The RNA shown here (transfer RNA) has 71 nucleotides and comes from a subsurface metagenome. The same sequence occurs in records of 4 taxa. The RNAcentral record of the sequence draws on ENA and MGnify. Rfam family: tRNA. Rfam classes the family as a transfer RNA.
[in-house]
RNA sequence: GCGGUUUUGGUCUAGUGGUAUGAUACAACCUUCCCAAGGUUGGGAUGCGGGUUCGAUUCCCGCAAGCCGCA
Numbered sequence: 001g002c003g004g005u006u007u008u009g010g011u012c013u014a015g016u017g018g019u020a021u022g023a024u025a026c027a028a029c030c031u032u033c034c035c036a037a038g039g040u041u042g043g044g045a046u047g048c049g050g051g052u053u054c055g056a057u058u059c060c061c062g063c064a065a066g067c068c069g070c071a
Base pairs, nucleotide, nucleotide: 001070002069003068004067005066006065007064010024011023012022018054026042027041028040029039030038047063048062049061050060051059
């Protein structure tokens, strides 16, 4: 230099155009003499900038970062 691939809460992760899923962590409450375990509830996320569309995490382009391959 060229090609491919990935990017979603603090962390890990599902999601092939229509209110973004679950786990874990965190907070409150219940339970317990206390702790742990368990249960209920709650807040929290689509890397950045454009485009297409009535509507984009999803499709297209560019950028950034990581990984793989070729030279």